This is a predicted structure of a 530-nucleotide part of an RNA (small-subunit ribosomal RNA, 5' domain) from Salinisphaera sp. SPP-43.
Context: one part of a larger RNA
RNA sequence: GAUUGAACGCUGGCGGCAGGCCUAACACAUGCAAGUCGAGCGGCAGCAGCACCAAGUUCGCUUGGUGGCUGGCGAGCGGCGGACGGGUGAGUAAUGCGUAGAAAUCUGCCCUUUAGUGGAGGAUAACCCGGGGAAACUCGGACUAAUACUGCAUAAUCUCUACGGAGCAAAGCGGGGCUCUUCAACCCUCGCGCUGAAGGAUGAGUCUACGUCUGAUUAGCUUGUUGGUGCGGUAACGGCGUACCAAGGCGACGAUCAGUAGCUGGUCUGAGAGGAUGAUCAGCCACACCGGGACUGAGACACGGCCCGGACUCCUACGGGAGGCAGCAGUGGGGAAUAUUGGACAAUGGGCGAAAGCCUGAUCCAGCCAUGCCGCGUGUGUGAAGAAGGCCUUAGGGUUGUAAAGCACUUUAAGCAGGAAAGAAAAGCGCCGGAUUAAUAGUCCGAGCGUGUUGACGGUACCUGCAGAAUAAGCACCGGCUAACUCCGUGCCAGCAGCCGCGGUAAUACGGAGGGUGCAAGCGUUAAUC
Numbered sequence: 001g002a003u004u005g006a007a008c009g010c011u012g013g014c015g016g017c018a019g020g021c022c023u024a025a026c027a028c029a030u031g032c033a034a035g036u037c038g039a040g041c042g043g044c045a046g047c048a049g050c051a052c053c054a055a056g057u058u059c060g061c062u063u064g065g066u067g068g069c070u071g072g073c074g075a076g077c078g079g080c081g082g083a084c085g086g087g088u089g090a091g092u093a094a095u096g097c098g099u100a101g102a103a104a105u106c107u108g109c110c111c112u113u114u115a116g117u118g119g120a121g122g123a124u125a126a127c128c129c130g131g132g133g134a135a136a137c138u139c140g141g142a143c144u145a146a147u148a149c150u151g152c153a154u155a156a157u158c159u160c161u162a163c164g165g166a167g168c169a170a171a172g173c174g175g176g177g178c179u180c181u182u183c184a185a186c187c188c189u190c191g192c193g194c195u196g197a198a199g200g201a202u203g204a205g206u207c208u209a210c211g212u213c214u215g216a217u218u219a220g221c222u223u224g225u226u227g228g229u230g231c232g233g234u235a236a237c238g239g240c241g242u243a244c245c246a247a248g249g250c251g252a253c254g255a256u257c258a259g260u261a262g263c264u265g266g267u268c269u270g271a272g273a274g275g276a277u278g279a280u281c282a283g284c285c286a287c288a289c290c291g292g293g294a295c296u297g298a299g300a301c302a303c304g305g306c307c308c309g310g311a312c313u314c315c316u317a318c319g320g321g322a323g324g325c326a327g328c329a330g331u332g333g334g335g336a337a338u339a340u341u342g343g344a345c346a347a348u349g350g351g352c353g354a355a356a357g358c359c360u361g362a363u364c365c366a367g368c369c370a371u372g373c374c375g376c377g378u379g380u381g382u383g384a385a386g387a388a389g390g391c392c393u394u395a396g397g398g399u400u401g402u403a404a405a406g407c408a409c410u411u412u413a414a415g416c417a418g419g420a421a422a423g424a425a426a427a428g429c430g431c432c433g434g435a436u437u438a439a440u441a442g443u444c445c446g447a448g449c450g451u452g453u454u455g456a457c458g459g460u461a462c463c464u465g466c467a468g469a470a471u472a473a474g475c476a477c478c479g480g481c482u483a484a485c486u487c488c489g490u491g492c493c494a495g496c497a498g499c500c501g502c503g504g505u506a507a508u509a510c511g512g513a514g515g516g517u518g519c520a521a522g523c524g525u526u527a528a529u530c
Base pairs, nucleotide, nucleotide: 001530002529003528004527006526007525008524009523010522013376014375015374016373017372018371019369020368021334026332027331028330030329031328032327035080036079037078040077041076043073044072047071048070049069050067051066052065053064054063055062056061087287088286089285096212097211098210099209100208101207102206105204106203110200111199112198113197114196115195116194117193118152120150121149128141129140130139131138132137158167159166160165172192173191174190175189176188177187213259214258215257220250221249222248225247226246227245228244229243230242231241232240262284263283264282265281266277267276268275269274289310290309291308292307293306312323313322314321315320340366342365343364344363348362349360350359351358352357379409380408381407382406389400390399391398392397413471415466416465417464418463419462423457428451429450430449431448432446433445434444435443436442474519475518476517477516478515479500480499481498485514486513487512488511489510495502496501
């Protein structure tokens, strides 16, 4: 000199853009953060409508009951999603990360191709009845449905094979039409699904080489250890596991041990080489009260799932139960120190759904903080009687100082008033054309035409008008380094100080004043890095 996720002191006008628990991976009250689908299913607790019945009636209607009949829908079965998104950095010095490669693998949803989607069965929740329990919850009986579950059929470019053969699947739902209308079913058709197989895309698992902090006041380490064979196991290779056999493997090119640490793209500094660092943003990894375990699933050994052990907190009828903010806010605590228990799903993205839509503390916004960077303002011109006052003085004067006052102007920003965006394109509806089809139904497609709705921010940005210099300057320093000097007070005292050093009676070095210098909504100090 540059820099910072900074803090502290004094001061503080506005805006834009960013950033904001670096400490206790300490403990957490409260609310919210993952749901959705009735176009899978049986149903109907609540709401609305309709129909019927009864009662009342001012003849408008009101009240009660019945009917899943319709819109819908609590709880339940079932499907998909809760493995993403969000947080943190404890652990980890290599099961990690970075770079470059590799082969022995899996991959839901999505895309392409191909073949199918036949026919049966038995249960079970919900509901009902009964029991236990303070609760959490739970037990028994009877009934019922499915895209839930299980056989059968079919079976290859799938699997196994002794190459003869053997084995393995599925589910329906919605719209329209036809014969008819009493409904239903058959049938035709379109869309969405379901099953087998092949390929792709995406994602993930695995292996190899090289690189990846400090200590030798850590020198030897290792027995599933190193290799082989058989078997097992895995999606997959492999001591991954096991039995047997061999005795290997690593190490001064630093093994082992100990300490420290998430890694990277990057960031800061520097002419560079390098040094330091890893906040925000992005990629990877690890973790989710502490330790262990598996289940489900395409994917987890799973932050807001399960089980066991532990510590802690809470409820209890003492028998037994409940919980996990390193999600967003917020609280206590720790600390020099770090924000609101805000708004909206309008946009972007995600989950579910045919869609409408629902959910989304992701996200987009707003609030707080000079924490940083950037921009703007606190007036402009004129004005010598060089006013008054202050300070200094050799008492003449000098300086503050064109500074002020005065005169003439301007109105950015703030304030008040008026106008007023972009961020919104879709979806939907109506035509037109095309595809499918028996069909001018229906459905799908289109950079087609028309119509039309949706904004949290927010009446915000921006524009215009109004009045009036009006509302807006401080901080540090002035001995040398280092830009800037005098007076008074003090008297090795009080104090200053980054280094050298100042202060013991004229201190440009302490304290105050006047003056000056440097930066400026900041200025200094402290800490830290180059």